[in-house]
RNA sequence: GCGCCCAUAGCUCAAUGGAUAGAGCAUCGGCCUCCGAAGCCGGGGAUCGAGGUUCGACUCCUCGUGGGCGCA
Numbered sequence: 001g002c003g004c005c006c007a008u009a010g011c012u013c014a015a016u017g018g019a020u021a022g023a024g025c026a027u028c029g030g031c032c033u034c035c036g037a038a039g040c041c042g043g044g045g046a047u048c049g050a051g052g053u054u055c056g057a058c059u060c061c062u063c064g065u066g067g068g069c070g071c072a
Base pairs, nucleotide, nucleotide: 001071002070003069004068005067006066007065010025011024012023013022018055027043028042029041030040031039048064049063050062051061052060
């Protein structure tokens, strides 16, 4: 330098172009308990950035950023 893949919550991961973007763990609050742990109930928290296509984009296209792999 070229090609391919990946980027969603603090972490690990889901999400046919269409319902309020979900789950587990973590965190916070409550219940329980003498106090904790465990268990149960509930809350907060995210689409890498900028454009484009579309009635509608996490999803498709372009450019960029970061990471991984291969070739040179």
Notes: This is a predicted structure of a 72-nucleotide RNA (transfer RNA) from a Patescibacteria group bacterium. The sequence was found in a public genome assembly.